[in-house]
Context: one part of a larger RNA
């Protein structure tokens, strides 16, 4: 892991509400007595609780207290009481398992740590300190040579102790080892046997190391079922309601307390909620500059700063005035909505109080209105709705929270909602008018573009426009200054006048400067529209990612299967119709008072409130009915009852017990707890 078993709100007091029941201004024993043949009560009247409260208190009393009050105002004045059965609470281990831990008494130094005693070990090879002999030398020593001699926490290297690199192992051969390397190996050395030293205490060349294979305080029984505001886990059914993730408070934040929301019981009804009307609040979105205060140009001005001898010039400028803005903590003003209250209606759905029991006090998305942050988060804090939590079914290609809609059951019945209707795949390859050519659609900004439809305005034009082509395109004059030059065309300044159809004191190119080329302008030709804003409908560019298209769920789509309009039909859900059942509520009626009928309603849930209800031991009526012509238990059943939890009933098995009905009592229901014990 699977199977079988076992496994968790129990029991006792006390207290509080309720339901049943007995008495009742009263209730009621306790503890002890008594007590046939036990399926028995009786006695006991101590006490408790109740029958008056208020005051600190003397005290007075259905009334007192506070006060001066015959004002106000508090608390008071309407039946309890003992049992029994639930719910829930203190107090007990108190739903059930779990620490790490604390304290006590003990057992441990056969493993290590150090200390006593008493023993044992250390192959071989190296080096050769003192000293010693004997030579040399010396007055004598010193010294020097040789050759003895064997020191050493000397060397090398076995046994022995160790454990420095690696590998290998790592469900090992091993809960620390094997292999190869390695360190010590006459010493602070190793080692056998005897013996001591221990739990806040030993030992400790000090690593908080070691004290029997995990020691910052051993093991082991106890206390003890420690405590755990923390985890996880908590067994049958069907019915009814159905929450919250918020205030306030907390050595408070993952927890409590009390309030708000759920549920049950009682009590009260026109309260609650819509709408409609009609009366109020309110300063918010808007706007608005009347008020604080921002704030742009102008205009006038007090007053200032600079010049100047001095009229005067010149700057800055409050205030006041004009346009023209701007504010969460500005408002002359001011919605919508909302919030009080009244009246009408409208609704058994609601609300209100008083009592029993919760649960919750982690919120999530997303629509609006804000704040924080950066007009950022799937961010964060608040308001106000909604969903999700506790919501199933269609849609969104998949996808709690988005968009439709709230699933008692059932039906091979029908309409519909979002969303869809070429095929994948249910229903229109529908209808009319447009629009896109970008596969735009089927991802994007600023900016950018003779993309192409639509409007709406100016201006030009058969007295010939727009474009193209031919021709003109001049003179004063090189305008004046500047300049080396400046001649339309480097710069300043001025921009006149003539011929003329028409021609800038010049539009770009050009040149050192002129030239030279072209343009505005004007003629001809040609022979119908043409040039330009300004609005707007779809489209282009801009446009780079990372495993493979990959930015329509795919195919695949062009007068669409695409966008816009306007129309018809369908398709789709557990919506909503139908029909047939179930259950609850409320009415009406019947009624043997279990109920049964008709009508109208509800019937999704988590946490959690209430309700009816199977079902397992075992007692009692009762060892009863029944049973070897087959009991209890098992196996099969496509069968009958019930909604269900379950219970008949048949066949086989099994072999010796034992239902059911009514009523009692609990070790009463298991898939979860890294449960616990078997067994594979």
């Nucleotide at each position: 892991g699977u199977c079988c078993g076992c496994g968790a709100g129990u029991u006792g007091u006390c207290g509080u509400c309720a339901g049943u029941g007995g008495c009742a201004a009263g209730g009621u024993u306790a503890a002890g007595c008594c007590g046939a043949u036990a399926g028995a009560g009786g006695c006991g009247u101590a006490g408790c609780c109740g029958c008056a409260g208020c005051g600190a208190a003397a005290g007075c009393g259905a009334g007192u207290c506070c006060g001066a009050a015959u004002a106000g105002g508090g608390c008071g004045u309407a039946a309890g009481u003992c049992a029994c059965u639930g719910g829930c609470g203190g107090c007990a281990g108190a739903c059930c398992c779990g620490a790490a831990g604390c304290c006590g008494g003990g057992u441990g130094a056969g493993c290590u740590a150090c200390c006593c005693c008493u023993g044992g070990g250390c192959a071989g090879g190296a080096u050769g300190a003192a000293g010693g002999u004997g030579g040399g030398c010396u007055a004598a020593a010193c010294c020097c040579c040789a050759c003895u001699g064997g020191a050493g926490g000397u060397c090398c290297g076995a046994a022995c102790c160790g454990a420095u690199g690696g590998a290998u192992a790592g469900u090992g051969a091993a809960a620390a080892a094997u292999c190869c390397u390695c360190g010590g190996a006459u010493g602070a050395c190793c080692u056998g046997g005897g013996g001591g030293u221990a739990g806040g205490a030993g030992u400790g060349a000090a690593a908080a190391g070691c004290u029997a294979a995990c020691c910052g305080a051993a093991c082991u029984c106890g206390g003890u079922g420690a405590u755990a505001g923390c985890u996880g886990g908590u067994u049958c059914u069907c019915c009814c309601c159905g929450a919250a993730a918020c205030g306030c408070a907390u050595u408070g934040a993952g927890g409590u307390g009390c309030g708000g929301c759920c549920u049950c019981g009682a009590g009260u009804g026109g309260u609650c909620u819509g709408u409609a009307u009609a009366g109020g609040g309110g300063g918010u979105a808007g706007a608005g500059c009347a008020c604080u205060g921002a704030u742009a140009g102008g205009g006038c001005u007090a007053g200032g700063g600079g010049g100047g001898u001095a009229a005067c010039c010149u700057c800055c400028g409050a205030a006041c005035c004009c346009u023209g803005u701007c504010a969460a903590a500005c408002u002359c003003c001011g919605a919508a909505u909302c919030c009080c209250u009244a009246u009408a209606c409208a609704u058994a759905a609601a609300g209100c109080u008083c009592g029993g029991g919760a649960g919750g006090a982690a919120g999530u998305c997303u629509g609006u209105g804000g704040g924080g942050g950066a007009u950022a988060a799937g961010c964060u804090c608040c308001a106000u709705g909604g969903a999700c939590a506790a919501a199933a079914g269609g849609g969104a290609a998949a996808c709690a929270g988005c968009c439709c809609a709230g699933a008692c059951c059932a039906u091979c019945g029908g309409c519909u909602a979002a969303g869809g209707g070429c095929c994948c795949a249910g229903a229109g390859a529908g209808a009319u008018g447009g629009c896109u050519a970008a596969g735009u659609g089927g991802g994007a900004a600023a900016g950018g573009a003779u993309g192409u439809g639509g409007u709406a305005c100016a201006c030009c034009u058969u007295a010939g426009a727009c474009a193209a082509c031919u021709g003109g395109g001049a003179g004063g004059u090189u305008g004046g200054c500047u300049u080396a030059g400046a001649a339309g065309c480097a710069g300043c300044c001025a921009u006149c006048c003539u011929u003329u159809a028409a021609a800038g004191a010049g539009u770009g190119c050009g040149u050192a400067a002129c030239a030279g080329c072209u343009c505005a302008c004007c003629a001809g030709u040609c022979g119908a529209g043409g040039u330009g804003u300004a609005c707007u409908g779809c489209g282009c560019c801009a446009a780079a990612g990372a495993u493979g298209u990959a930015a329509c769920g795919g195919g695949g789509c062009u007068c669409a299967a695409g966008c816009c309009a306007u129309c018809c039909c369908c398709c789709g859900a557990a919506g909503c119709c139908a029909u047939g059942g179930g259950u609850c509520u409320g009415u009406a009626c019947c009624g043997a008072c279990a109920g049964g009928u008709a009508c109208a309603g509800g019937c999704g849930g988590u946490a959690g409130g209430g309700g009816a209800g199977c079902u397992u031991u075992c007692c009692g009526c009762u060892g009863u009915a029944g049973g070897g012509c087959g009991a209890a238990g098992g196996u099969a059943g496509a069968u009958c009852c019930g909604c269900g939890a379950g219970g008949g009933c048949u066949a086989c098995u099994g072999g010796a017990c034992g239902a059911g009905g009514c009523g009692g009592a609990a070790g009463u229901g298991a898939g979860g707890a890294u449960g616990c014990g078997g067994a594979c």